[in-house]
Context: one part of a larger RNA
RNA sequence: UGACGGGGACCCGCACAAGCGGUGGAGUAUGUGGCUUAAUUCGAUGCAACGCGAAGAACCUUACCUAGGCUUGACAUGCUUGUCGUAGUUCUGUGAAAGCAGAUCGUCGGUUCGGCCGGACUUGCACAGGUGCUGCAUGGCUGUCGUCAGCUCGUGUCGUGAGAUGUUUGGUUAAGUCCAGCAACGAGCGCAACCCCUAUGAUUAGUUGCCAGCGGGUAAUGCCGGGGACUCUAGUCAGACUGCCUGUAUUAAACAGGAGGAGGGUGGGGAUGACGUCAAGUCAGUAUGGCCCUUACGCCUAGGGCUGCACACGUACUACAAUGCCCAGCACAAUGUGAACCGAUACCGCAAGGUGGAGGAAAUCCUCAAAACUGGGCUCAGUUCGGAUUGUGGGCUGCAACUCGCCCACAUGAAGCUGGAAUCGCUAGUAAUGGCACAUCAGCUACGGUGCCGUGAAUACGUUCCCGGGUCUUGUACA
Numbered sequence: 001u002g003a004c005g006g007g008g009a010c011c012c013g014c015a016c017a018a019g020c021g022g023u024g025g026a027g028u029a030u031g032u033g034g035c036u037u038a039a040u041u042c043g044a045u046g047c048a049a050c051g052c053g054a055a056g057a058a059c060c061u062u063a064c065c066u067a068g069g070c071u072u073g074a075c076a077u078g079c080u081u082g083u084c085g086u087a088g089u090u091c092u093g094u095g096a097a098a099g100c101a102g103a104u105c106g107u108c109g110g111u112u113c114g115g116c117c118g119g120a121c122u123u124g125c126a127c128a129g130g131u132g133c134u135g136c137a138u139g140g141c142u143g144u145c146g147u148c149a150g151c152u153c154g155u156g157u158c159g160u161g162a163g164a165u166g167u168u169u170g171g172u173u174a175a176g177u178c179c180a181g182c183a184a185c186g187a188g189c190g191c192a193a194c195c196c197c198u199a200u201g202a203u204u205a206g207u208u209g210c211c212a213g214c215g216g217g218u219a220a221u222g223c224c225g226g227g228g229a230c231u232c233u234a235g236u237c238a239g240a241c242u243g244c245c246u247g248u249a250u251u252a253a254a255c256a257g258g259a260g261g262a263g264g265g266u267g268g269g270g271a272u273g274a275c276g277u278c279a280a281g282u283c284a285g286u287a288u289g290g291c292c293c294u295u296a297c298g299c300c301u302a303g304g305g306c307u308g309c310a311c312a313c314g315u316a317c318u319a320c321a322a323u324g325c326c327c328a329g330c331a332c333a334a335u336g337u338g339a340a341c342c343g344a345u346a347c348c349g350c351a352a353g354g355u356g357g358a359g360g361a362a363a364u365c366c367u368c369a370a371a372a373c374u375g376g377g378c379u380c381a382g383u384u385c386g387g388a389u390u391g392u393g394g395g396c397u398g399c400a401a402c403u404c405g406c407c408c409a410c411a412u413g414a415a416g417c418u419g420g421a422a423u424c425g426c427u428a429g430u431a432a433u434g435g436c437a438c439a440u441c442a443g444c445u446a447c448g449g450u451g452c453c454g455u456g457a458a459u460a461c462g463u464u465c466c467c468g469g470g471u472c473u474u475g476u477a478c479a
Stems, first nucleotide, its partner, number of pairs: 001479002003476003007473007015463002019426005026318008034309002042053002064304007073127001077126003082121003088105001090103005108118003129293002132291003138287001140282003143278001145276001150189006156165003169180003195270004200238007210227002214225003241264001244258005320419001324378006338365001341360002346355003385416001390411007432455007
């Protein structure tokens, strides 16, 4: 100087407390461990692995296993041998295919006419190739402490020196934020601001959006003429700064209250992550040193596996019901996607879906919610709750749904009556709850992920305690 303490002081955080909803019990989905296996490919392992890499494992993917094949190779560059009836097409045998063997058609382009240049196949050689090992050899990227308020430097001063000071102290702040003081005076990386979205208004512009007023028209509809008022769209501005007032305070920083205001003290959200820590994660995204394989640890193909099941754990979904379930009626969104695509009206089918193809490269078409609300039924029951499991029949995608896809109908109708010890999230348009869209994608295991809008709470006395963090101080046989 640090680190540590079941030492001290001060401060903060959904850390506790106060509340609301869960997990832990059931069934299923999904990931992991274990077991099994020819293989169940590999990685991730306290927080910070476990709906994680994987924004999609039937084949492919695919790295694993079994079997069949290839050896300058599926791919690149150069040299070299030979061929040229170029490349390629069609076919035969064998085969699961790949491959191997053979037949057939196909008269390549340029040219200085030299087998000279290009192109293809072929022989041999340099080499290719490796998701093989090492993340404890690395780059790059990422997680974490933590959006915590810290981490340092120059000069000066003090100390023999390691170092100290500044950065400590008194206030204050979300903040090493600012103020006052002080052997310090300044500065840098962080904080904040500058950036984006959102909340208000003005202005400009009105098409594909809108329709107040005027006119026309319909069974009905901005449908038409037209209009720019309004909504909205998307550009430019304004606006919030403790600016104003009162009080407290060192009349400093600031804090408390108030006015005006759409908004008030960082308005709400996002992006943004200092010096460093964990030899944290990744050689399987790519790159890369070293080591290893080279008729195989490379490459091709078929089938299987990654989906295996006495069990254990994590994360979710669906429930156990009456604030509910079922039936009928009926209202209101936003984000976003669409050409090998989205697909309307109509018709067929109980339905999944099918036929068909208006319109749409889109503010134009697809296009539209569900909880809510209204009416009726059920009356506390393993039920009109719950839907697992299984049977049968269908539909869709795809070369192909047996291993191993999703959906529909009928039948079946399991566990489950609110969950032990323990444990998680959340402070406001939040939790809880309802649906919608998208990426990946032929299809889908999505109940996952990322967004969007609807309905919309309760509680916070307080900081004694648990956990994590910051500053100062103290002890130490630790470095």
The part of an RNA shown here (small-subunit ribosomal RNA, 3' major domain) has 479 nucleotides and comes from a Verrucomicrobiales bacterium.
It matches the Rfam family "Bacterial small subunit ribosomal RNA". The family is grouped with related families in Rfam's "SSU clan". Rfam links the family to the GO terms structural constituent of ribosome and ribosome.
The sequence was found in a public genome assembly.
The prediction has a mean pLDDT of 83.